[in-house]
Molecule: c-di-GMP-I-GGC riboswitch aptamer
Organism: uncultured Desulfobulbaceae bacterium
RNA sequence: CCAGAUAAAGCCAAACCCUUCGUAAGAAUGGGACGGAAAGUUUCGGGUCUUAAUCCAUAUGAGAUGGCCGGGCUGCCAAAG
Numbered sequence: 001c002c003a004g005a006u007a008a009a010g011c012c013a014a015a016c017c018c019u020u021c022g023u024a025a026g027a028a029u030g031g032g033a034c035g036g037a038a039a040g041u042u043u044c045g046g047g048u049c050u051u052a053a054u055c056c057a058u059a060u061g062a063g064a065u066g067g068c069c070g071g072g073c074u075g076c077c078a079a080a081g
Stems, first nucleotide, its partner, number of pairs: 002081001004077001011036002016031002019028003034067001040073003044070003047065006
């Protein structure tokens, strides 16, 4: 330096419910735990979802998802090897 184990100290918080915001996807607060070795952060690339423009479809624009995947940046401890 790499390394995530019936390790230790901790951390985050799915679904669902209350309230609020939003046309919507969804987000925030509180409760609650499905899970997570980065479930910290960042839309850089891809995926998925929503929406405006007359409806649908398609392209375009705007947005959402960081707990969809990959990448960038940052971080506690570290067995066996």